A computed fold for a 682-nucleotide part of an RNA from Trachelomonas volvocina, annotated as large-subunit ribosomal RNA, domain II.
Context: one part of a larger RNA
RNA sequence: GCCGGCGACUUAUAGGUGAUGGCUUGGUUAAAAUUUUAGUAUUGGAGCCUAAGGUAAAUCGAGUUUUAAUAGAGCGUUUAUUGUCAUCAUUUAUAGACCCGAACCCGGGUGAUCUAAUCAUGAUCAGGAUGAAGGUUUAGUAACUUAAAUUGGAGGUCCGAACCCACCAAUGUUGAAAAAUUGGGGGAUGAAUUGUGAUUAGGGGAGAAAUUCUAGUCGAACUCGGAGCUAGCUGGAUCUCUCCGAAAUGCGUUGAGGCGCAGCGAAUAAAUAAACUAAUUAUGAGGGGUAAAGCACUGUUUCGAUAAGGGCUGCGAAAGUAGUACCAAGUUGUAGCAAACUAUGAAUACUUAUAAUUUAAAUUUGUUCAGUGAGAUUGUGGGGGAUAAGCUUCAUAAUCGAGAGGGAAACAGCCCAGAUUAUCAGUUAAGGCCCCUAAAUAUUUACUAAGUGGUAAAGGAUGUAAUAAUACCUAGACAACCAGGAGGUUGGCUUAGAAGCAGCCAUUCCUUUAAAAAGUGCGUAAUAGCUUACUGGUCAAGUGUUGUUGCGCCGAAAAUGAAUGGGACUAAGUAAAUUGCCGAAGCUAUAAGAUAUUAAAAAUCGGUAGGAGAGCGUCCUGAAAGGUGAGAAGUUUUUGUGAAAACAUUAAAAUGGACUUUUCAGGAGUGAGAAUGUCGGC
Numbered sequence: 001g002c003c004g005g006c007g008a009c010u011u012a013u014a015g016g017u018g019a020u021g022g023c024u025u026g027g028u029u030a031a032a033a034u035u036u037u038a039g040u041a042u043u044g045g046a047g048c049c050u051a052a053g054g055u056a057a058a059u060c061g062a063g064u065u066u067u068a069a070u071a072g073a074g075c076g077u078u079u080a081u082u083g084u085c086a087u088c089a090u091u092u093a094u095a096g097a098c099c100c101g102a103a104c105c106c107g108g109g110u111g112a113u114c115u116a117a118u119c120a121u122g123a124u125c126a127g128g129a130u131g132a133a134g135g136u137u138u139a140g141u142a143a144c145u146u147a148a149a150u151u152g153g154a155g156g157u158c159c160g161a162a163c164c165c166a167c168c169a170a171u172g173u174u175g176a177a178a179a180a181u182u183g184g185g186g187g188a189u190g191a192a193u194u195g196u197g198a199u200u201a202g203g204g205g206a207g208a209a210a211u212u213c214u215a216g217u218c219g220a221a222c223u224c225g226g227a228g229c230u231a232g233c234u235g236g237a238u239c240u241c242u243c244c245g246a247a248a249u250g251c252g253u254u255g256a257g258g259c260g261c262a263g264c265g266a267a268u269a270a271a272u273a274a275a276c277u278a279a280u281u282a283u284g285a286g287g288g289g290u291a292a293a294g295c296a297c298u299g300u301u302u303c304g305a306u307a308a309g310g311g312c313u314g315c316g317a318a319a320g321u322a323g324u325a326c327c328a329a330g331u332u333g334u335a336g337c338a339a340a341c342u343a344u345g346a347a348u349a350c351u352u353a354u355a356a357u358u359u360a361a362a363u364u365u366g367u368u369c370a371g372u373g374a375g376a377u378u379g380u381g382g383g384g385g386a387u388a389a390g391c392u393u394c395a396u397a398a399u400c401g402a403g404a405g406g407g408a409a410a411c412a413g414c415c416c417a418g419a420u421u422a423u424c425a426g427u428u429a430a431g432g433c434c435c436c437u438a439a440a441u442a443u444u445u446a447c448u449a450a451g452u453g454g455u456a457a458a459g460g461a462u463g464u465a466a467u468a469a470u471a472c473c474u475a476g477a478c479a480a481c482c483a484g485g486a487g488g489u490u491g492g493c494u495u496a497g498a499a500g501c502a503g504c505c506a507u508u509c510c511u512u513u514a515a516a517a518a519g520u521g522c523g524u525a526a527u528a529g530c531u532u533a534c535u536g537g538u539c540a541a542g543u544g545u546u547g548u549u550g551c552g553c554c555g556a557a558a559a560u561g562a563a564u565g566g567g568a569c570u571a572a573g574u575a576a577a578u579u580g581c582c583g584a585a586g587c588u589a590u591a592a593g594a595u596a597u598u599a600a601a602a603a604u605c606g607g608u609a610g611g612a613g614a615g616c617g618u619c620c621u622g623a624a625a626g627g628u629g630a631g632a633a634g635u636u637u638u639u640g641u642g643a644a645a646a647c648a649u650u651a652a653a654a655u656g657g658a659c660u661u662u663u664c665a666g667g668a669g670u671g672a673g674a675a676u677g678u679c680g681g682c
Base pairs, nucleotide, nucleotide: 001682002681003680004679005678006677011095012094013093014092015091016090017089018088019087020086021085022084023083026049027048028047032043033042034041053060054059063075064074065073066072098236099235101233105226106225107224108223109222110221116200117199118198119197120196121195122194123193124192125190127159128158129157130155134151135150136149137148138147139146163187164186165185167184168183169182170181171180202218204214205213206212239615240614241613242612243611244610249262250261251260252259253258263372264371265369266368267367268366269365270364271363272362277361278358279357280356281355282354283353284352285351286350292344293342294341298338299337300336303333304332305331306330309327310326311324312323313322314321315320375400376399377398378397379396380395381394382393383392384391405416406415407414420592421591422590423589425588426587427586431582432581433580434567435566436565440579442578443577444576445575446574447573453569459554460553463551464550465549466548467547468546469545470544471543472542480538481537482536483535484534486511487510488509491505492504493503517532521530522529593605594604595603616671618668619667620666621665622664623663624662625661626660627659634655635654636653637652638651639648640647641646
C1' cells in the first nucleotide's frame, strides 16, 4: 500500500414542544401489599396537575396590588373551558454524553544488575629512562659549610604495551552496531584502574557542577490508581428519495478562529390582504442639501486701483512738515479653490396617492428546531495608501460562496443563462462563421502596408487618406539650369590687423541699374576666393505655409524558448452598413414523474450549512401463514424489475449440505472509503 473484519449521537432521570392513544361522570397513581410458571392482574388517593387570581408578604378574593382615595394605573376575571395520564419523536439540563487524541496535576508503590558518590573486602599495572633525600669513601675545614666519586632508589617524574579514556579525521547514517569500525590521539604508581558485596530514592538521592546521572526514560524516573482528567483545538462520523433553504452582519463579551441577544433559514398555527397585500411600470404630490455650480457667509487665493496705520529718509529745539522703487488693514475691480463653505441645486434613492400589469406572487405575530457570526471578486461612490497592490476599510449592486450549461484558448467571483427526467426535434442569447472547429473564403463603401492588427507614455517625423484656411501663380509661380550680383567704400569706431562677414555705433546713406545688403553662410593673419538675398533668361502648371480629423511609423532592454490559442492571413486586419447561418442543460415541441391545490389547466421542481417529510436494508423477538435431503442458508456467473436505497429463483446454470422465508407488530451493539483509525492476511 491493497483486501477483509471491527469502528462514532447512546442510556438513565427530570423539564419544554409536537404527534398518537386512553379517560374527561376531571385525569393519574407513588412507595407498599396481594397475586401469576411468566407476561401480568387486583388493591393502594398519600401526592401531583387542573378547576382563580392578585400581592414581597400577612392576607384578600372575581378580584387584587399600589394609595388618603369609591380616582387613575398594573396583573387577572368576562367569550370560545378543555384538562390529565401514557407511548413515540424532537430538544434542553445533569451525568464521560457522538468517537479518538494531550502536555500536565495528585496518591500508593517498584527501582542504584545502567549510572553518581560513599563504605567493606580483594585484584591489576610488560619493558625502558631519569636518578631527589639519605648513606659511604676520598679531598677539604679549628669544627661546620663545601667538592668529587660511589651507593641509594624518591616522584599526582619521563618514553611506552596491557588497562582506562575519547582529542582529530574518514567510513557508517533503512548501520555489522538505537553511539560502532579503521587510522592517528591522551593517561598509564595514581585525585589510577577494576571484581565482589553493601548504602543513599523521586521535589528525593548523587553530582571535581554539565540541568549531569538516577536501567536506551530526567527542568523532576518508572508503575498502578484518581481517570473515559480537561481540550472555546485538530481529525473522523457509515443507506435512499422528496420539499424548502441560509450566513460570513450589528451590539456586548479577559472578546477577537469562542460565546450571548438581534439579523437571515425551516416546520407549524393564526391574523391582515379581492372592501387591493406585494412587486414592476406610468403619472401626480412631498421633504432634502449629495453631484454640479458659485464665492454673499466661513476660510484660502492671483493681479490691479485707492488707502487708514506703520517703517525708513530729509528739515526742525520741539510741535510738526516734506519725501518714499518699503509693509499694509479697509473699500473696490479682476481671476481661482474647499470633506468638516453655501444667497443656488439636479439625476437617482426614499415616502405617499392614483391607474395598469403579474394565476396572492405579500406582510406581521406566536411556538418549536436550526445553522451562521474567517467571506471572495467585479462594477459604481468614498476613506487609508503613492487617485500602488490579487492591498486595506465602509456604502451600493451583482456573481461565486451554495450554481451545473454556453462564451472569454485554458481561467470560483467577467459576459450569456438558472440543470425534475428522456429525445439522433425546432429556435435563439452571449459569442462566432478560411482550416484545426459547428456556421459567410457573404455583400457594399472606405482606410491601413505597419504582420499595425496581435503590449505602453512624454516627445519626434515631407508616412498616408480626408477636410478647412491662407499666400504666390500663363502679366509664367515653386524647383532646376545659364547669366549678372556693381560703384562711392577698406562706412565710422575699435584694433597689430578688422577690407560685407571678431566686437561696438548708425532710421543702414548715396550713385549706376533689369537687379545687387554698409551684407545670408563658408573662408583668410588681414586681403583674396566660394555662396545667398536680389535681377534677367530657359522651361511650362501648379507651388508654399498653417490648422483639424482617421489609420499607421519611431520612441520599445530581462533573465529555460516563440506568449493573435495554433495553422496561417494583406484580409481571415480596421471603420460603417446589410442579409443569412451556427451557437447553451435558455425558450419551444413531444413523452414521463413529483410538489402544493377540490378537479382540470396553469405554476413550481440547481443547491452547501441547516430544517421538514417519506421510504429501503441488517440482526433479534411475538403472532399468523409457509418452504426445505425430490436439497435450506450462503457462494459464483448471468438475467429481469423498481424513481432510489434495493428486490426477484413462480427466471437460468453451478456450488453447497441444514436450516429458512413472507405479512403484521415490537426491540436495537442497525448500514463505512477516509479518523498519521484498529485487528488479521498478502
The RNAcentral record of the full RNA draws on ENA and SILVA. Rfam family: Bacterial large subunit ribosomal RNA. Gene Ontology terms of the family: structural constituent of ribosome and ribosome. The prediction has a mean pLDDT of 83. The gene name in the source record is rrn23.